The RNA shown here (transfer RNA) has 72 nucleotides and comes from Stereum hirsutum FP-91666 SS1. The source organism's lineage runs through Eukaryota, Opisthokonta, Fungi, Agaricomycetes and Stereum hirsutum. It is recorded under the gene name tRNA-Lys-CTT-5-1.
[in-house]
RNA sequence: CCUCCGAUAGCUUAAGUGGUAGAGCGUUGGGUGCUUAGCCCAGAGAUGCUGGUUCGAGUCCAGCUCGGAGGA
Numbered sequence: 001c002c003u004c005c006g007a008u009a010g011c012u013u014a015a016g017u018g019g020u021a022g023a024g025c026g027u028u029g030g031g032u033g034c035u036u037a038g039c040c041c042a043g044a045g046a047u048g049c050u051g052g053u054u055c056g057a058g059u060c061c062a063g064c065u066c067g068g069a070g071g072a
Base pairs, nucleotide, nucleotide: 001071002070003069004068005067006066007065010025011024012023013022019055027043028042029041030040031039032038048064049063050062051061052060
């Protein structure tokens, strides 16, 4: 320098062909427990960045950033 793969919640991850972004663990509040643990109920929390296409983008396109693999 070139090619390919990947980036979603604090962590691990899901999301046929574009149509309300879900789950587990964790976390916060409450209930039940003498208390802790456990169990039950409820909540907060995410699409790497900038543009483009589209009525509509996590998904398609371009560039960039970061990580990984291969080649020269």
Model confidence (mean pLDDT): 80 of 100. Rfam family: tRNA. Its family is annotated with triplet codon-amino acid adaptor activity in the Gene Ontology. Rfam's curators write: Transfer RNA (tRNA) molecules are approximately 80 nucleotides in length. Rfam classes the family as a transfer RNA.